This is a predicted structure of a 351-nucleotide part of an RNA (large-subunit ribosomal RNA, domain IV) from a Candidatus Falkowiibacteriota bacterium.
Model confidence (mean pLDDT): 87 of 100.
Lineage of the source: Bacteria > Bacteria candidate phyla > Candidatus Falkowiibacteriota.
Rfam family: Bacterial large subunit ribosomal RNA.

Context: one part of a larger RNA
């Protein structure tokens, strides 16, 4: 010096990306006492206090035993025997209370055995996951909604036979999206998709076949072929957003200024509603104001100028929950000021 431990004056997070690590808290023992909020279940062992050992005395409760008396059943009977219950007295065992005493620094005397609180984000929750760098705000989830499927179902595997679905039958099965609960879920069907549409246009093979060519004396054989009849599809018409998706610009205007309820104009399928908003989203940005600190690029509350939120690719809230993320406080500490000493095992020397 390294690893793993132990102790430390004063201070106590000044360390650091960050209290990482360590320390501290410590009996789901008794008693008291517990807030906001809440889905009335919770939150909650919330938080926060006090008690706790041994000896003696007294009191109370339960249990069992013995004795006396009473009641009921039993019996023909007020006799015995037996069973049940009650009162009183004494005792065994257990529990509780009150008072007094004893010892120690300390009485859940050892070991083992929660740190707590305030606020915000995300995800409702218990679960699941990258076996060996990620456990999460990712996946799943009950619940919601849309689409398909009438049964030899749809869907899936297979060339097929066949099988799963299912020995099920629309309160069933498959697929997509969303993700408890509460309040809600706005506008656009022009494009794309899907569905519907006995007309019309276009359109293949095929059908039909005017006409023409080759050959042949001819019959015929053969080649070509106009017009007409020909499906789905596409065109065409419509519906549809919890289908894929999309949801404007410029100019002017109010008796201070500023701003613009208002007006004009261009474009569009329609121009973003409610709610939220410098946000897990804000570039400019450490925006501005307020709070917290002596001091705050973080945090919380507001504002709205949303570079580039926004409504099941869900929007906004939300009790409970979380080895999640962020900010703060108490307690506590060698994390630090700033280091010191000790132990074991290494390193080093000898063997």
């Nucleotide at each position: 010096c390294c690893u793993u431990c132990g102790u430390u004056u004063a201070g106590g997070a000044a360390c650091u990306c960050g209290g990482c690590a360590a320390a501290a808290c410590a009996g789901c023992g008794g008693c008291c006492g517990u807030a906001a909020c809440u889905u009335c279940g919770g939150g909650a062992u919330a938080a926060g206090g006090c008690c706790u050992g041994c000896c003696c005395a007294c009191c109370c409760c339960c249990u069992c035993c013995u004795g006396u008396c009473c009641c009921c059943c039993u019996u023909a009977a007020u006799c015995c025997c037996g069973g049940g219950g009650g009162a009183c007295a004494g005792g065994u065992g257990g529990g509780g209370g009150u008072g007094g005493g004893c010892c120690g620094c300390a009485g859940c005397g050892a070991a083992a055995g929660a740190c707590u609180c305030c606020a915000a984000g995300c995800g409702a929750c218990u679960g699941u996951u990258u076996a060996c760098c990620a456990a999460a705000a990712a996946c799943a989830c009950a619940g919601g909604u849309c689409c398909c499927u009438g049964c030899g179902a749809a869907a899936g595997c297979g060339c097929a036979a066949g099988c799963u679905g299912a020995u099920g039958u629309a309160u069933a099965g498959g697929g997509g999206c969303u993700g408890a609960c509460g309040c809600c879920u706005g506008g656009c069907c022009a494009g794309u998709g899907u569905c519907c549409g006995a007309a019309c246009g276009u359109u293949a093979a095929g059908g039909u076949g005017a006409g023409g060519g080759g050959u042949g004396c001819a019959a015929g054989c053969u080649c070509u072929g106009a017009a007409c009849c020909g499906a789905a599809g596409c065109g065409c018409g419509g519906a549809u957003g919890a289908a894929c998706g999309c949801c404007g610009g410029c100019c002017g205007u109010a008796a201070c200024u500023a701003u613009a309820a208002c007006g004009g104009u261009c474009c569009u399928a329609a121009g973003g509603u409610a709610g939220c908003g410098a946000a897990a989203u804000u570039c400019c940005u450490u925006g501005u104001c307020g709070g917290g600190u002596a001091a705050g690029u973080u945090c919380c509350g507001a504002c709205c100028u949303g570079c580039a939120c926004g409504a099941a690719u869900g929007g906004c809230g939300u009790a409970a929950c979380g080895a999640c993320u962020u900010g703060g406080a108490g307690a506590c500490u060698g994390u630090c000021u700033c280091a010191a000493c000790g132990a074991a095992g290494g390193a080093c020397u000898c063997g």